RNA sequence: CAGGCUCUAGAAGUAAUCGCUUGAAAUAUAGAGGAAAGUCCGGGCUCCAUAGGACACGAUGCUGGCUAACGGCCAGGAGCAGUAAUGCUACAGAAAGUGCAACAGAGAGGAGACCGCCGAAAGGUAAGGGUGAAAGGGUAGUGUAAGAGACUACCGCUUGGAUGGUGACAUACAAGGCAUGGUAAACCUCAUCGGGAGCAAGGCCAAAUAUGUGAGUGGUUUGUCCGACUAUACUCACGGGUAGGCUGCUUGAGCUUAGGAGUAAUCUUAAGCCUAGAUAGAUGAUUACAUAAACAGAACUCGGCUUAUCUGGAACCUGUUAU
Numbered sequence: 001c002a003g004g005c006u007c008u009a010g011a012a013g014u015a016a017u018c019g020c021u022u023g024a025a026a027u028a029u030a031g032a033g034g035a036a037a038g039u040c041c042g043g044g045c046u047c048c049a050u051a052g053g054a055c056a057c058g059a060u061g062c063u064g065g066c067u068a069a070c071g072g073c074c075a076g077g078a079g080c081a082g083u084a085a086u087g088c089u090a091c092a093g094a095a096a097g098u099g100c101a102a103c104a105g106a107g108a109g110g111a112g113a114c115c116g117c118c119g120a121a122a123g124g125u126a127a128g129g130g131u132g133a134a135a136g137g138g139u140a141g142u143g144u145a146a147g148a149g150a151c152u153a154c155c156g157c158u159u160g161g162a163u164g165g166u167g168a169c170a171u172a173c174a175a176g177g178c179a180u181g182g183u184a185a186a187c188c189u190c191a192u193c194g195g196g197a198g199c200a201a202g203g204c205c206a207a208a209u210a211u212g213u214g215a216g217u218g219g220u221u222u223g224u225c226c227g228a229c230u231a232u233a234c235u236c237a238c239g240g241g242u243a244g245g246c247u248g249c250u251u252g253a254g255c256u257u258a259g260g261a262g263u264a265a266u267c268u269u270a271a272g273c274c275u276a277g278a279u280a281g282a283u284g285a286u287u288a289c290a291u292a293a294a295c296a297g298a299a300c301u302c303g304g305c306u307u308a309u310c311u312g313g314a315a316c317c318u319g320u321u322a323u
Base pairs, nucleotide, nucleotide: 001319002318003317004316006314007313008312009311010310013289014288015287016286017285018284020031021030033295037306038305040304041303042302043301044300045198046197047196048195052226053225054224055223057194058193059192060191061190062076063075064074065073066072077091078089079088080087081086092189093188097187098186099183100182114129115128116125117124118123137155138154139153140152141151142150156178157176158175159174160173162171163170164169202247203246204245205244212238213237214236215235216234218230219229220228254273255272256271257270258269259268260267261266
């Protein structure tokens, strides 16, 4: 200098004037995001509700921690990709069972003899070839009529204890000739977890008409069953009338700074701060300095994930060049 990979900061200002919203009578103060987007997960909160249990159904799936919780985050393990920094994983079980893999091929899983090789023949054989996405572990040798884990060495696989580790696992050793392949984001098995609906939840005040017509013995917030509660009032459907205001509504698992513990996520202690609450829906314009654009607008709220986008910074890896 070039390329790559990982992490991280900001989202454009300061002062004044006018305008809009909130607001102690008024003034003051304050007034859209890093993703406010997606509505994908998990909560807080409200109601069903006095009440549960079982099944079905659904979700997650290596180990250990963090958290209110999670399918999230942190740190590890295994496998794969990459020269590397690093990245990805829907990562439990295939000897519990069922299913699937067209065609080709002799044969496709508790599955073989087509071409071939040996032999006078009977027969032996699966090393070589073919078919296929995949064909009875791999390489080298001994041996044989020709061959073959038939035998040997190394690798692979299975089992066993030893050592290290909280653990997933790792290392070396020993024994065994050992093939029962792939697929569970196929059905299934195992372990863990899961009630529902949602701020248009819910509560209060006001207004208004027709408790009119029909059906049911039921009704109780995924479904089925058991159970509990409720009973002449309820439930469902159709039809008619009214529909305005207040609240919920912003002090929070909150934020900032510093110390301590921890590899980290995070926890803890101290001090400081209060930062939109609209309801047809508020943020604009001008002047001076200056550097301004991209993705884009809160509607109960919080923790994550995913997606969109502009400009900077830092570490690391590879290559080239110079000293």